[in-house]
């Protein structure tokens, strides 16, 4: 560097459910696995989505487990 197995030491954890914050989208905590090889971080573009307004749109916000990108990383094969 370039890939990700039926290998291995490990991580994450969708729905749904309870508990908590938020007008909401959603967020955190626990139980719980649908799946992930960056599903680890970033909201700078695209998307979608909630809120208000004076509504061809604007403003604030939500989402990295929707696409692009960025940055960093564990184990292993191969070169």
């Nucleotide at each position: 560097g370039u890939c990700g197995a039926u290998a291995a030491a490990g991580g994450c954890a969708a729905a749904c459910c309870c508990a908590u914050c938020g007008c909401g989208a959603g967020g955190u905590g626990g139980g719980g696995a649908c799946g992930c090889a960056a599903a680890g971080c970033c909201a700078a573009g695209g998307g979608u989505c909630u809120c208000g307004c004076u509504c061809g749109g604007c403003g604030a916000g939500a989402u990295a487990g929707c696409c692009c990108g960025g940055c960093u990383a564990c184990c292993g094969a191969c070169g």